[in-house]
Context: one part of a larger RNA
Molecule: large-subunit ribosomal RNA, domain VI
Organism: Chitinophagaceae bacterium
RNA sequence: CGCGGGUGAGCUGCGGGGACAUGCCCUCAGUACGAGAGGACCGGGGCGUACGCACCGAUGGUGUGCCAGUUGUCGCGCCAGCGGCACGGCUGGGUAGCCAAGUGCGGCAGGGAUAAACGCUGAAGGCAUCUAAGCGUGAAGCCCCCCCCAAGAUGAGCUCACCGUUCAAGGGCCGUGGGAGACCACCACGUUGAUAGGCCGCAGGUGCAAGGGCGGCGACGCCCGCAGCCGAGCGGUACUAAUGGCCCGUAAGC
Numbered sequence: 001c002g003c004g005g006g007u008g009a010g011c012u013g014c015g016g017g018g019a020c021a022u023g024c025c026c027u028c029a030g031u032a033c034g035a036g037a038g039g040a041c042c043g044g045g046g047c048g049u050a051c052g053c054a055c056c057g058a059u060g061g062u063g064u065g066c067c068a069g070u071u072g073u074c075g076c077g078c079c080a081g082c083g084g085c086a087c088g089g090c091u092g093g094g095u096a097g098c099c100a101a102g103u104g105c106g107g108c109a110g111g112g113a114u115a116a117a118c119g120c121u122g123a124a125g126g127c128a129u130c131u132a133a134g135c136g137u138g139a140a141g142c143c144c145c146c147c148c149c150a151a152g153a154u155g156a157g158c159u160c161a162c163c164g165u166u167c168a169a170g171g172g173c174c175g176u177g178g179g180a181g182a183c184c185a186c187c188a189c190g191u192u193g194a195u196a197g198g199c200c201g202c203a204g205g206u207g208c209a210a211g212g213g214c215g216g217c218g219a220c221g222c223c224c225g226c227a228g229c230c231g232a233g234c235g236g237u238a239c240u241a242a243u244g245g246c247c248c249g250u251a252a253g254c
Stems, first nucleotide, its partner, number of pairs: 001152001005163007015149004021049007033038001051106005059100004066093005071086006110144003117137004170248004174190005195241003198237005204230003211224005
């Protein structure tokens, strides 16, 4: 821009894409078969392997904005206590998120038309013949079935609601943000408000702060004290910021 009023929602599915794998064990049954050795079909049940999709409760990884320990050095006048730098200084842990080695699920079943093949009926050709007319059975393959996209499917579909000289319905700008994201887009919210921050509580992580007391010559230990500190998590609360406003958008037709 188009889809012959506009707008916001919800659908249909033309068409396209994805998926389609496979091993072993038990049973049937030591049966059928076979002199024996050996050893099934058909059917039923179970456990896996790769692969794919999703997820983070558990197991773990990461987690340079969390906590602790610690070396050297410099600084805060000194002690104590802190901070900077040294690969994140090093070391031990670790929330959210992301992730796999972890967890869940999937390829099942079924229908239709067929291939090779196996048949029925059956002439040409008094017989025979699955084929010439006609009719069946029959594959991991084909078309459906399952999952995803999808009306620019210009063949532009359908349904519902709202609005239309009261510059409407609706949309955008702007702002606060986001399991959304390169930008854009998408989604949530903008005081009739929990959108983000702050604050409060909880979860969770570290692992028992500073200060003081006591014990020890001391390094250090114990007690107040499961303390103190604490990113992203869950909830609450208008304290802060989403203020105020501006723009686009209506006569095809009747």